The part of an RNA shown here (small-subunit ribosomal RNA, 5' domain) has 502 nucleotides and comes from Paractinoplanes toevensis. Its mean pLDDT, the model's own confidence on a scale to 100, is 85. Taxonomically the source falls in Paractinoplanes (Bacteria, Bacillati, Actinomycetota, Micromonosporales). It matches the Rfam family "Bacterial small subunit ribosomal RNA". Gene Ontology terms of the family: ribosome and structural constituent of ribosome. It was read from a public genome assembly.
Context: one part of a larger RNA
RNA sequence: GGACGAACGCUGGCGGCGUGCUUAACACAUGCAAGUCGAGCGGAAAGGCCCUUCGGGGUACUCGAGCGGCGAACGGGUGAGUAACACGUGAGUAACCUGCCCUGGACUUUGGGAUAACCCUCGGAAACGGGGGCUAAUACCGAAUACGACACGAGACUGCAUGGUCUUCGUGUGGAAAGUUUUUCGGUCUGGGAUGGGCUCGCGGCCUAUCAGCUUGUUGGUGGGGUGAUGGCCUACCAAGGCGACGACGGGUAGCCGGCCUGAGAGGGCGACCGGCCACACUGGGACUGAGACACGGCCCAGACUCCUACGGGAGGCAGCAGUGGGGAAUAUUGCACAAUGGGCGGAAGCCUGAUGCAGCGACGCCGCGUGAGGGAUGACGGCCUUCGGGUUGUAAACCUCUUUCAGCAGGGACGAAGCGAGAGUGACGGUACCUGCAGAAGAAGCGCCGGCCAACUACGUGCCAGCAGCCGCGGUAAGACGUAGGGCGCGAGCGUUGUCC
Numbered sequence: 001g002g003a004c005g006a007a008c009g010c011u012g013g014c015g016g017c018g019u020g021c022u023u024a025a026c027a028c029a030u031g032c033a034a035g036u037c038g039a040g041c042g043g044a045a046a047g048g049c050c051c052u053u054c055g056g057g058g059u060a061c062u063c064g065a066g067c068g069g070c071g072a073a074c075g076g077g078u079g080a081g082u083a084a085c086a087c088g089u090g091a092g093u094a095a096c097c098u099g100c101c102c103u104g105g106a107c108u109u110u111g112g113g114a115u116a117a118c119c120c121u122c123g124g125a126a127a128c129g130g131g132g133g134c135u136a137a138u139a140c141c142g143a144a145u146a147c148g149a150c151a152c153g154a155g156a157c158u159g160c161a162u163g164g165u166c167u168u169c170g171u172g173u174g175g176a177a178a179g180u181u182u183u184u185c186g187g188u189c190u191g192g193g194a195u196g197g198g199c200u201c202g203c204g205g206c207c208u209a210u211c212a213g214c215u216u217g218u219u220g221g222u223g224g225g226g227u228g229a230u231g232g233c234c235u236a237c238c239a240a241g242g243c244g245a246c247g248a249c250g251g252g253u254a255g256c257c258g259g260c261c262u263g264a265g266a267g268g269g270c271g272a273c274c275g276g277c278c279a280c281a282c283u284g285g286g287a288c289u290g291a292g293a294c295a296c297g298g299c300c301c302a303g304a305c306u307c308c309u310a311c312g313g314g315a316g317g318c319a320g321c322a323g324u325g326g327g328g329a330a331u332a333u334u335g336c337a338c339a340a341u342g343g344g345c346g347g348a349a350g351c352c353u354g355a356u357g358c359a360g361c362g363a364c365g366c367c368g369c370g371u372g373a374g375g376g377a378u379g380a381c382g383g384c385c386u387u388c389g390g391g392u393u394g395u396a397a398a399c400c401u402c403u404u405u406c407a408g409c410a411g412g413g414a415c416g417a418a419g420c421g422a423g424a425g426u427g428a429c430g431g432u433a434c435c436u437g438c439a440g441a442a443g444a445a446g447c448g449c450c451g452g453c454c455a456a457c458u459a460c461g462u463g464c465c466a467g468c469a470g471c472c473g474c475g476g477u478a479a480g481a482c483g484u485a486g487g488g489c490g491c492g493a494g495c496g497u498u499g500u501c502c
Stems, first nucleotide, its partner, number of pairs: 001502004006498005013369006019362002021327001026325003030322003035070003040067002043063002048059004077280003087204007096197002101193008109143004118133006149173005155166004206252003213243003218240008255277004259270004282303005305316004333359001335358003341355001342353004372402004382393004406443001408438005416429001419426002446491005451472003457486005467474002
C1' cells in the first nucleotide's frame, strides 16, 4: 500500500447493487416450511341447493376422514466428524443399477378371496388400542399365453486376462387394470437412449520423529455366504505374510474444489457470499419401505434433556424461514406474494411450495449523486497573531444575479405477462421506477493529523505534574511532540483505531 462476512470511537443527506451468528453442531415458546390426485375406489362428515309428514330424503357444482397411486431420497440448512478414493483430475467397469422421460417390438385373456372407511361394542385421563359385522378398487392373490428376457448344455465369431457377442434346440421361471361413446391418460414384458448413481485404480494437495516400528481378518489362497455388483465385505480351512526413513503407526489440526485476497511474477494466505462434491440432522446403534434412504420436518431400541399425566402411561427434537434465551467485540423482520423462475401432484383447471421473487433493518462493503453556481474589497464585523505599522481567517461572509440535482408536495404512471382461460380476467414488488409541474438556497459535513519518518505552526496554559506515544522519543518555567485556541494539511458521508492476511 492492498484486502475484510469485521468490530469499536466520533459523525451521518439520498440512491443502486451486493451482503449480514466467523462465538455455543448451546437450549428452544409460537406460527409456517410437503403435499397432491374424485379422470383409481367405496362413499357423504361439515357446508350449499331442492323437497319435507320436521324424523328425514334427494343432488354431487363439491368434499372431511379412509383405501389406493405418485411425491415425500428433490429443494432448504449446517461444517460437528473426516488426513479418507472424502475431494480434485484422468482412466476403468468384459464386475453394476437407474422411478419419471424419449424411442423400437410384443401383449393387455380369465377367475378369486379379503380389508379400511362405515355400523355395533369394549378398554384408556390422554396418546391410542381390542372384538364382532358389511363393502370397493389401477389394493392383494391364482390360472392361461410369452419367439424375444433369465439359468444350464452344444456351435460359430472375436477380444483386453477373468471373458464378450450372435444363432439354433431342449428344460425350468416370471406379467397385465381398468376408465371412456370416442379421444385422452394408463398397465405388463423386453431392446436401445438419455439422465442420475454405485464400485475400482493412477496422480495431486496440512503440521509433527520430543510418535520408529505397525498389523491377526492382519497379507494371500481355496470352498462357501452376501450384494445390483468386484472384493477379507463376512465365514471355515490352508499358507505366513503385508506396511515402513520415498515417513508406516501414533498425535495435532482441518470438510475438499471451482475460486477469493495479495504479489511484476514465482509464491504466500484463505475456502464467507455464488457453483460442484462430501458428511451430518438431540447423542449412539439398527433396519423397514422404496427405482433411489439406512432417510432433517419416517420407524424401532438405548441415553441425556424438556413437557403432559387421572401416576397406570404418553409426547418432543429449528445445523428449514422468521423469532426467543444464552454465549459474544459482533451479525437482521415472529413481513408480502406464488405475479415471475423452478419443483411436487394432477388430463386440465388448479392446489401446495419460508425454494424463489420482493419488501423491512444495519454506511457492513462497492459504486454514483448532493450539501449550490457566477459575481462580489470600504479586503466589513468578530476571532487569532503582532515588531502595534499591520498580518491572517478571506471572495470567505454580507450583498447582487442565477440554477433546482437529491429530498418535499401535486398530477400521470409502467416493462416485467409468457402462459392459462369459452370469455371476463390474472403483478407480491407498487401508486414503486419513470415522466410532468410547483416552491425556495431552501432540508443535508464531518473525522484524523500538523517533532522526524510524513503533507501541515503559532499563541496561551502546564512545569518529569497532568499527559502523549507505531518507532525514535517528548514533558523538570518561553514545549512547533501534553491540553486549549486560531491557522493549516489529508480524506470526505465518511474518518480514524483495533484485529487478521499478502